A computed fold for an 83-nucleotide RNA from a marine sediment metagenome, annotated as c-di-GMP-I riboswitch aptamer. Its Rfam family is "c-di-GMP-I riboswitch aptamer". Rfam links the family to the GO term cyclic-di-GMP binding. The RNAcentral record of the sequence draws on MGnify.

RNA sequence: GACAAUGGCAAACCGGUGGAAAGGCGGGGACGCAAAGCCAUGGGUCUAAGGCUCUCCCUAGCUAGGACCGCCAGGCUGCCGAA
Numbered sequence: 001g002a003c004a005a006u007g008g009c010a011a012a013c014c015g016g017u018g019g020a021a022a023g024g025c026g027g028g029g030a031c032g033c034a035a036a037g038c039c040a041u042g043g044g045u046c047u048a049a050g051g052c053u054c055u056c057c058c059u060a061g062c063u064a065g066g067a068c069c070g071c072c073a074g075g076c077u078g079c080c081g082a083a
Base pairs, nucleotide, nucleotide: 001080008033009032013028014027016025017024031070037076038075039074041073042072043071044068045067046066050063051062052061053060
C1' cells in the first nucleotide's frame, strides 16, 4: 500500500466435542481482515467454578489465578510489491 500477482485467515449461523460458565477445539459456512500471525504487558470487556460476605434456607453481592489479541494500545515475527 497498486482496481498487480501468489497464497492465507474466517464473523454470524448450523452440527460435533468438551467446559461450572465465559470461552475453546474440530467440520460446514463467509461478514470481513495487510498482520484477523504470535505474546494477556497496560487499559477495556465477558464469565464466577472455587473463595469471601450476607442469609434459617432459597437466594444475593464481591472477587480471576478462567477467558477475549476479530475492542484499543504496546512488544515480537513475517509474504508480495509497481509508481